Overview:
Predicted 3D model of a 693-nucleotide part of an RNA (large-subunit ribosomal RNA, domain II) from Candidatus Zambryskibacteria bacterium CG_4_9_14_3_um_filter_40_16. Its Rfam family is "Bacterial large subunit ribosomal RNA". Its mean pLDDT, the model's own confidence on a scale to 100, is 83.
Context: one part of a larger RNA
This record gives sequence, structure tokens and C1' cells, in this order.
RNA sequence: GCCAACGAGUUCUAGCAUGCUGCGUGGUUAAUCCGUUUAGGCGGAGGAGCCGUAGGGAAACCGAGUGUUAAUAGCGCGCAAGUAGUAUGUUAGAGACCCGAAGCCAGGUGAGCUUGCCAUGAGCAGGGUGAACCCACGCGAAAGCGUGGGGGAAGCCCGAACCGUUGAGCCGUGCAAUACUCUCGGAUGACUUGUGGUAAGGAGUGAAAAGCUAAUCGAACCUGGUAAUAGCUGGUUCUCUCCGAAAGAGCUUUUGGGUUCGCGUCGCGUGUUCCCUCUAGGGGUAGAGCACUGGAAGGUUUAGACAGGGAGAAAUCUCGCUAAACCUAUCAAACUCCGAAUACUAGAGGUUAGAGCGUGGCAGUUAGACUGCGGGGGCUAAGCUCCGUCGGUCAAAAGGGAAACAGCCCAGAUCUCUAUUUAAGGUCCCUAAAUCAUAGCUAAGUGCACUUAAGGUGGUGAAGUUUCCUCGACACUGAGGAGGUUGGCUUAGAAGCAGCCAUCCUUUAAAGAAAGCGUAACAGCUCACUCAGUAAGAGACUCUGCGCCGCAGAUAAUCGGGGCUAAAGCUAUGUACCGAAACUGAGGAUUUUUGUCGUGUUCGCACGGCAGAAGUGGUAGGAGAGUAUUCGUAUCUGCUGUGAAGGUGAAGGGGUAACCCACACUGGAGUGAUGCGAAGUAAGAAUGUUGGC
Repeated sequence: GCCAACGAGUUCUAGCAUGCUGCGUGGUUAAUCCGUUUAGGCGGAGGAGCCGUAGGGAAACCGAGUGUUAAUAGCGCGCAAGUAGUAUGUUAGAGACCCGAAGCCAGGUGAGCUUGCCAUGAGCAGGGUGAACCCACGCGAAAGCGUGGGGGAAGCCCGAACCGUUGAGCCGUGCAAUACUCUCGGAUGACUUGUGGUAAGGAGUGAAAAGCUAAUCGAACCUGGUAAUAGCUGGUUCUCUCCGAAAGAGCUUUUGGGUUCGCGUCGCGUGUUCCCUCUAGGGGUAGAGCACUGGAAGGUUUAGACAGGGAGAAAUCUCGCUAAACCUAUCAAACUCCGAAUACUAGAGGUUAGAGCGUGGCAGUUAGACUGCGGGGGCUAAGCUCCGUCGGUCAAAAGGGAAACAGCCCAGAUCUCUAUUUAAGGUCCCUAAAUCAUAGCUAAGUGCACUUAAGGUGGUGAAGUUUCCUCGACACUGAGGAGGUUGGCUUAGAAGCAGCCAUCCUUUAAAGAAAGCGUAACAGCUCACUCAGUAAGAGACUCUGCGCCGCAGAUAAUCGGGGCUAAAGCUAUGUACCGAAACUGAGGAUUUUUGUCGUGUUCGCACGGCAGAAGUGGUAGGAGAGUAUUCGUAUCUGCUGUGAAGGUGAAGGGGUAACCCACACUGGAGUGAUGCGAAGUAAGAAUGUUGGC
């Protein structure tokens, strides 16, 4: 991991609600007793008690009324049906749907592991250093000193056994729940070790690490209290039908839990109250505005001696400052002279649906998500966060589209059909349908889903304004572009062209005391300007469509792909077609409701048939109807060795389904149907339990 079996809302006592049954000018017994019975039980007695039959008041008390009160007023609460059992739902108490802690307490068991201590034993190769002390000799006045020899101390040195375990490797489903290899520390000591003994659970022991106390220690182990508790996680077993949420709010030692309201469902009541349209209202939002309150820009004027700067000898002038008025143009959630749409309130009319409202039973929800719109926070960041909108969708919704894609677009799946028409979106191939029509644009593969800036662009299209032009434009080619003069000054030089000043005159078709390059300075080359040749358009600007650059990444790596260029791209218009579980068609099922017919009736209605209408996605959840298993009871005076149960066989028959029936083989002894009753009543999940593989 798979298979099989087992595996989770039970039982009791009370309350409430609903259904059914008994009795009702009330209902009912409890303990206990008597009888009977193998037992379970059954029959009887037992009326104590309980509920009901009257309420109001704190009470006295009064009573269909009573309390309040001075009140015969007003107001509050009241003014004739139940009760016992039973079933179901639910609540409370109990283990209370099942499994699951870490823990707490009590009583015991442990020091054969390990820690400390006690008693009694044992062990420590070899080598080195050489303390005290002793002896001899020498020296010395002495104290004492020196040399040599002996001696053998030490928590001394090196290093085996022994004890330990520093570093690394190895191992890491190991040889091993701590080992192995090399290396390393101690090795006569606070040493190591055998045997026996001793100290323990809030206690011991500890050269102290909260270490150790039997692979267990910030409180051992075993059993019990015990099914501890778990606002937490996981799991919770057959079918079909009807309806169908919430992820808001208030309170909460409350925020992943509760409780009340809201929203769901079922019953009962009410009977259009809901909703839509119209009409009538108040408002101060969006917008707008500047009339107030404030902000802020420019201008004009006036006033103030008023921080400061400048000019001037000063008077004073000027720039500025403050305040006010006016003009121009403005800004505001906490401004308003104004002012919608919606929303809200009321009335009238219309509509009749799983509308509204009230009441009772049962819930679930109280982590929401994205998207559109209106806002706060943030950076007008976030697949961000917090509100609003009875917005939408998902949640709890499948289908088609968006390549893929809960929340986007279209559209809400009762079932069957190889039928139809469409939606969004599409129509070259993958891929159903136009290689459709008309008019343009784009040359960038721009583009063919969304999306990318400022800035730049003589890429190209459209529209417009304007200037020049056959008296010859723009461009091009040929020619000229001169003289006074190297203007004056400056300068080493300054000659059109470093700089300063002036910028004239002449010859001319025209030619600047020169627009640029150039020289040390000249020179030289162009330009403006003019003539000739040529021959028809040329220039400047505005607005706009589509492009281009800006634009750098990891597969060649993407428009979903192939691929596409008068498109299969973009813009505009049009006609066809495709396209969904939508609509329609044909045929079934079922729910609610209306009508009608039949049967029954406690006259309220219930059941059945036919016809019409509207429905039938669904999580939590509510309501209803069924299937299956085991056991009991009654009937079938059922079935069964002429073969029960069980097993195997996709294919037969019935049922919407759970499931039921038949048949064949196997099997070899019990077992079914129908009605009613009772439950150890349904398995795929719980790191479920046990067994098997």
C1' cells in the first nucleotide's frame, strides 16, 4: 500500500413542541400491597399526589374581574378544555456521536544502570628525575659550607595494563538505540576495581551539567481516580423528492469560542399589507458657484512709518512689508447664493408570486473572495487594507466564450432525442462556420489576446492656412561676385573674417567695409547678390490617421500553434453562416396550484382519475417519502436433499433510486413473503483496530 472483518447521535430521568391513541359534566395514578406465573411479565387494589376547572394584587383581600387611585375616569393584566400514554424532533443532567493530549492526585515498585557514602578485598610492565636524612673527605675560630657516596620522596616526568574519550575519519534502514579506526588525556592517586550494604519521587544523590535515580528525568516507573478535560484537529456508514442560507450587527477576559437579532426551513394564522407605476412631499449629496467662512495668483488704488535693500549731502525717490477696497482668473470633507439623479415617506391604481406580516418547532451562519460603482488609509502602489452599494458572480453553479484560468462575458443543467433557432464569441489550417462584399490605411511581421512612458522622427496617408511662380519660381549647370581699400584704431602682424569704432562712396546685371572655412599675416575656397541656360510647379506652417526609434536575459521560445502582407493586420459599413445543458420541437417523470369527476367523511376535509398553468442547479441546513440488515409476533396450515442459506455469472425482467425478481452453475441444511413491533441497522477515508498478502 491493497483486501477482508470490526468501527462513531445511544440509554435513563425530566421539560417543550408536533402527530396519533384512550378518557373527557375532568384526566391520571406513585410507592406499596394482593392474586397469578419457572422467569420476564400479566391482572387487581392503592386517588397520597399532579395537571386542569379564575383571575388580579407585594399583600391583606376582592373576584369575571382585579391592581393602581379620591375616582363608578383612564390605563395594566385578565374573562369556559383538558389530561394520561405513545412515536418523532429538540433541550438539560449524566462519559452523552467516536478516537486523541500534555498533565493533576493517591497508593505502591525500583540504587543488579547510575550518583554519593559505609564495610571488606584486589590492581597499577618498564624507564627517568633524584627531596629529606645518613656516611666519608676537605675547608672554617665558629655558624656552617663544598665535594663524593648512600638513600628513595613526589595529587613529579615518559609510557603499557587499567581508567577516560580531545580532534578527524567511518557509520548513520549501523556490527552498535552512541560502535569502529587513527589520534589524544590520566596512569602511586581527589587513582581504578570486585563483593556486600545504605540513601528515592517534590524525595534522594550531585567537585553543580537541573546531571543521575534501570535505553525514561525541569519531577522515575506501575496501578487506580479515569471513558480526567480538550472553546482544538481528524472521522461519522443506504436512496429519492421539495425548499434553501450565512460569512452583517449588539454584548462577551471577547476576537478561529459563545449568546441575541438578521438571513433558511416546517406548521398555524392574517389575506395584498410585498412589489411596480403614477401623484404629492421634505432634503443639501453629485455637480456647480464664490453670496458667507477660509485658502491662493495677477493688476489698480488708498492707508500705515514699517523688518529690510538701493540712490542721494538732504529733502526725497525706488524696490519691498502690512492692511483695506475694487477688477480679472480660481480652490474647499469639516464653505454654500444654488442644486439634481437615486433613495426615503405618504396616497391612489395595477399586479398574485416559494410575495409581505405575525406566531410556534428545528436549524445553520457570525474566517468570505473577486469584480463594477462611491469613498477612507497607502504612493489616486499591491492578487494591499477598511467601509458603503438588499449591485453582480463565486462561495453553494454545471454548460459556451476568454489558449489554459472559483469571482470576467454569455447563460441558470427535471429526464431522453444523430431535431431547430440563437447569445457571448467567432468563420485560412489545427477547429464548427466567409480565403465574404465595399472603401481606405499599415511595410513596421507593426499587428493578428491585454499592455509599455517622457522625448525624438524630411517613414507615409488625410484635412486645412499661407507665400513664390511661363513677366520663368525652387533645385541644378555655366559665368560674375569688382574699385577707392591693407577703411580707421589697435597690434610684432590685423589686408572682409583676434578685438574696438564707423559701416560710406563708386563702377555696375550684381557684388556686405562681408555670412562661413582658411593663413603667422597675405594668399586661397565658398556664401549673400546678379546674368545666362533649363522648364512647371516650389516653399513655410497648423491639425490629424497608421507606423519608426527610445526598448537590455537567461529553450530558436512564441500571436494558443502553423502561419498571414491590396492579410488570415488595423479603421468603417453591410450581408450570410457557425456557435451552449439558453429558446423552440417531440415524448416521459415529479412538485405546487386551478378546474372537474369518483370514493370515503368526524362535513373541516382526505384519497384517486383527467385537463390546464407555473415550477423541478445546489453546500451548511430544514421538511417529506422510501430501500436494505438482524431479532420478535401473527398469517401464508409458505419454500426446502425432486436441493435452503451463501457463492459465481457485464448482457434477461421490474423500480427515478436505494434495491427487487427470474435463469444457469456451485453449494449441502435450513429459510422466505406480507402486516405489525424492536434495534448492537448500512463503511472509503478517522497517520482508525485486528488479520492476511